[in-house]
Context: one part of a larger RNA
C1' cells in the first nucleotide's frame, strides 16, 4: 500500500462538545487548478525486454526497436471535482402556539419504619439457628403505651411506563435551568455530516480536608459448623456508606451492536402529540408525526439469531482487530497525594 473484518469467534473509543482534516443539496454564469483531447520537448548511455548480427556454441560483444509507467511547454473541451459570483428551498436552523417527563441544580417541608434516650404497665426470659451457642436481661430486658432525639432511605402509585449523550434519575413543594416533541403559517438560505488531537461529563470502590453517623457493614473479635474452616450460618463491630469542597477516571461503563443520512412486506401492543366524533370523568375512530416493545416477510448470518429502533441494501467520517501464552505486563513518557490510570513492546514458548 492492498485485502478481509469488528452482536456472541480477535475487534465499536464509557459518553458528549468540537478544532484541523475528510465528505457534502437544487439550478445558472464565469474561470480552467484537477480532468479530457491534439501537438511539441525531455525522459543520457549502459542494464532489462523484443528482434537481428559477431566470436565453432554459450557467457560475452554488437545493430535496430519497443519501453522508460514520468515531467514540462503549448493549443483545445467544459460533463464531473474545484474556484469565484449571483439565485433557490426539499437538508439544517429560527420564530409563534401547544404538550409530556424519576432530565439537572439549590432551598424548604412530610409521614412510615429502624436505633437510641426518658417515663408508665409488667415479669422471666429474650434473641438467634438446620440444631445451637456467643449476646442481651432481676442493676428489670423482650413485649406494650406516651413523650423526645438522630441519621439515612422514600412503601403503595410503579408499568417489556417516562426522562437523559452516557454514567444515571423515583416522597411533596418552590426557585433557577438543559433537552425533546407536536401543529399552523412566516423567516434565514447549505449555515450540513463526521471528527485525529483537544476540552468537558463520567456508576461503584478508593484518596485529601472538615462535618455527620440511625441502619447496614469490608477489616477485626467471638459463637457455631467442620478432619480443618483464616469461609458459607449466628452475635457483635471499625473504615465506609451520608453532606460540603477537591481528587481519582475505571467497569460485563452491555444492546457485549460508533455517529449521521437515504431506501426496503405486513399485522399487533404501548407512551406522548395532532385530527375527527360522541350519552366528553372519559370512550371510540383516524394519523404521511415522535418514541418504546414483543412477533414476523424479503434479505443477511457459521449458526444462534437480526429483521424499518437491522445484524437488510447503500453512502460519508471516526475508532478498532490481525493465532494462544508471555501481557494490558516490562521499559520510557504523560497524568495522580497515593492507590493506580493512559500509552505500550520484546525475548522465550505452544
Nucleotide at each position: 500500500c492492498u485485502g478481509g473484518g469488528c452482536g456472541u469467534a480477535a475487534a465499536g473509543g464509557g459518553c458528549g462538545c468540537g478544532u484541523a482534516g475528510g465528505c457534502g443539496g437544487c439550478g445558472g454564469a464565469u474561470c480552467a487548478a484537477g480532468u479530457c483531447a491534439g501537438g511539441g520537448g525531455u525522459g543520457a548511455a549502459a542494464g532489462g525486454c523484443c528482434u537481428g548480427g559477431g566470436c565453432u556454441c554459450a557467457a560475452c560483444c554488437u545493430g535496430g526497436g519497443a519501453a522508460c509507467g514520468g515531467c514540462c511547454c503549448u493549443u483545445u473541451a467544459a460533463a464531473c471535482u474545484g474556484a469565484u459570483u449571483g439565485g433557490c428551498u426539499c437538508g439544517a436552523g429560527u420564530u409563534c402556539g401547544g404538550g409530556a417527563g424519576a432530565g439537572g441544580a439549590u432551598g424548604g417541608c412530610g409521614g412510615a419504619a429502624u436505633u437510641c434516650c426518658c417515663a408508665g404497665u409488667g415479669u422471666a426470659g429474650u434473641g438467634g439457628c438446620g440444631a445451637a451457642a456467643u449476646u442481651c436481661g432481676u442493676a428489670g430486658a423482650u413485649a406494650u403505651u406516651a413523650g423526645g432525639a438522630u441519621g439515612a432511605a422514600c412503601a403503595c402509585c410503579u408499568g417489556u411506563g417516562g426522562c437523559g449523550a452516557a454514567g444515571g434519575c423515583g416522597g411533596c413543594c418552590a426557585u433557577c435551568u438543559g433537552g425533546c416533541u407536536c401543529g399552523c403559517g412566516a423567516c434565514u438560505g447549505a449555515c450540513g455530516c463526521u471528527g485525529a488531537g483537544g476540552c468537558g461529563c463520567g456508576a461503584a470502590u478508593g484518596c485529601g480536608u472538615g462535618g455527620g453517623g440511625a441502619g447496614c457493614a469490608a477489616a477485626c473479635a467471638g459463637g457455631a459448623u467442620u478432619a480443618g474452616a483464616u469461609a458459607c450460618c449466628c452475635u457483635g463491630g471499625u473504615a465506609g456508606u451520608c453532606c460540603a469542597c477537591g481528587c481519582c477516571g475505571u467497569a460485563a461503563a452491555c444492546g457485549a451492536u460508533g455517529u449521521g443520512u437515504g431506501c426496503u412486506a405486513g399485522a399487533c401492543g404501548u407512551u406522548g402529540g395532532g385530527g375527527g366524533u360522541c350519552u366528553u370523568a372519559g370512550g371510540c375512530c383516524c394519523u404521511u408525526c415522535a418514541g418504546u416493545g414483543g412477533c414476523g416477510c424479503a434479505g443477511c448470518u457459521a449458526a444462534c439469531g437480526c429483521a424499518a429502533u437491522a445484524a437488510g441494501c447503500a453512502c460519508a467520517c471516526c475508532g478498532c482487530c490481525u493465532g494462544g501464552g508471555g501481557a494490558g505486563u516490562a521499559c520510557g513518557g504523560c497524568c495522580g497525594c497515593a492507590a493506580g490510570g493512559c500509552u505500550a513492546a520484546a525475548a522465550c514458548u505452544c
A computed fold for a 350-nucleotide part of an RNA from an uncultured prokaryote, annotated as small-subunit ribosomal RNA, central domain.